[in-house]
Context: one part of a larger RNA
RNA sequence: CGUUGGAUUCUUGAGUGAAGCUGUGCCCAGUACGAGAGGACCGGCAUGGGUCAGUCACUGGUGUGCCUGUUGUAGCAUCAGCUGCAUUGCAGGGUAGCCACACUGAUUCGGGAUAACCGCUGAAAGCAUCUAAGCGGGAAGCCCAUCACAAGAUAAGGAAUCCCUAUAGACCCCUGGGAGACUACCAGGUAAUAGGCAGACGGUGGAAGUCCUGUAAAGGAUUAAGCCUAGCUGUACUAAUCGGUCGAUUGAAA
Repeated sequence: CGUUGGAUUCUUGAGUGAAGCUGUGCCCAGUACGAGAGGACCGGCAUGGGUCAGUCACUGGUGUGCCUGUUGUAGCAUCAGCUGCAUUGCAGGGUAGCCACACUGAUUCGGGAUAACCGCUGAAAGCAUCUAAGCGGGAAGCCCAUCACAAGAUAAGGAAUCCCUAUAGACCCCUGGGAGACUACCAGGUAAUAGGCAGACGGUGGAAGUCCUGUAAAGGAUUAAGCCUAGCUGUACUAAUCGGUCGAUUGAAA
C1' cells in the first nucleotide's frame, strides 16, 4: 500500500514445512518343522539406544554488582577497621537466570491407491496362460491420518462485537521485561510498570565494638551473629506529569 466504511477479538485452511529410526529380553513354545543338531512365522508384553521438542521441582554446572577466608603492595596520619590494584589477585561456597550431566513427553493406531511379486476367472490359440476384457492380494516407499505455520490464498475467505465525527480504536511520549541488535512483541501509565522501603525465602557462616582468658600468637562470650544480587509478597515514598496526533461524506451507478 492492497484486501472497497472504520475498528477489536476469534477463526476456516488453499498451500508449505516437520516427523518417519532401531536393539534386546520374555510369553506363545523348546511348540510347528526336523533323523538329530537346531529351531520359527503370526500375535502379545516389557525394557533400552538414537533423534526431536519442552522444562528448571529434583541432581549438577555457571553465576566478573552475593557471603567468607587469605597473600603482596598502596592509601585513609598511626593502632584497629576498611578500600584500591594484582586474571574476579588467589581460594571455598552460592540466589535468580541460562544450561545438561537432570527431568518430562513424542517418535502412534488406522485407512486408500500402488511397485516388484503372488493369485482368481479367462480368451485370442477347443489346450494352456495372472491379461487381452474383468477381479483380488501386496512395501519402512506414495496419498491421507499426526505436529507446526498459514487469507499478499491479489479468487486477498468466515464469525462475533463495537463506532457513526471533539467516535470506536490506534499512535506519539513515559515506566519497564516472560520480549529484544534496531524495530517489533508483551506488562503498564494513578496504577504495583520500574525504583525505593518493609517482610518472608534463600546464600554465606558466627560482623564490628566491648568484655573475659592467655606473656603472646590467639581463643571464648555478647551471637545462628553480621552482610545479603537478578527471584516472592506487600506498600504510592519517587518516576510513569501535563498533553498532542491520526482516525468513517452511514460507506455509488454504469
Large-subunit ribosomal RNA, domain VI from a Candidatus Beckwithbacteria bacterium, 254 nucleotides, folded computationally. The coordinates come from a structure-prediction model, not an experiment, and the mean pLDDT is 86. RNAcentral holds the full RNA, with entries from ENA. It matches the Rfam family "Bacterial large subunit ribosomal RNA".